SAM riboswitch aptamer (S box leader) from a soil metagenome, 114 nucleotides, folded computationally.
C1' cells in the first nucleotide's frame, strides 16, 4: 500500500504445553501441545503466459486496467486475526435521565500475509 467471515491435514519424531504479547473470557490438548521432518492439500500476493479495451505518451516500445491458464517464488492448513480491551452510534433490560448489566454496528489500535 493491498488483503485478512471463504478454502484447505494425514503420518513419523517428539513428550507439555498451545490459540503472537499483557489483561479477561472462551476454546484445543496424554484419544498427545508447541516445534522439526515427510507427504498431501487451499489460495492465488509476486513473477510467468495468454487473451480484451485502448487509460497515460505525438507516436513506438513501455507502462496501468480487466479477464483467464498454470502452479515458479512466498503464504497458509481449529474456531471472524478465536473474542473483547480504545472511540463513536443504535437496540434492550432495570421505575428511571445518567450509570450499570447484555447484546449489535461502525471505525481504531495492535498483529499476520503479500
Nucleotide at each position: 500500500c493491498a488483503u485478512c467471515g471463504a478454502g484447505a491435514g494425514c503420518g513419523g519424531u517428539g513428550g507439555a504445553g498451545g490459540g503472537a504479547a499483557c489483561u479477561g473470557g472462551c476454546c484445543c490438548c496424554g484419544a498427545g501441545a508447541a516445534a522439526c521432518c515427510g507427504c498431501g492439500g487451499c489460495a492465488a500476493c509476486c513473477a510467468g503466459c495468454g487473451g480484451c479495451a485502448a487509460g497515460a505518451c505525438a507516436a513506438c516500445a513501455u507502462c496501468g486496467g480487466c479477464c483467464g491458464c498454470g502452479a515458479g517464488g512466498u503464504g497458509c492448513c481449529a474456531a471472524g486475526u478465536c473474542c473483547a480491551g480504545c472511540a463513536g452510534g443504535g437496540c434492550g433490560g432495570u421505575c428511571a435521565u445518567a450509570u450499570c448489566c447484555g447484546g449489535c454496528c461502525u471505525g481504531g489500535a495492535a498483529g499476520a500475509u503479500g
Its mean pLDDT, the model's own confidence on a scale to 100, is 83.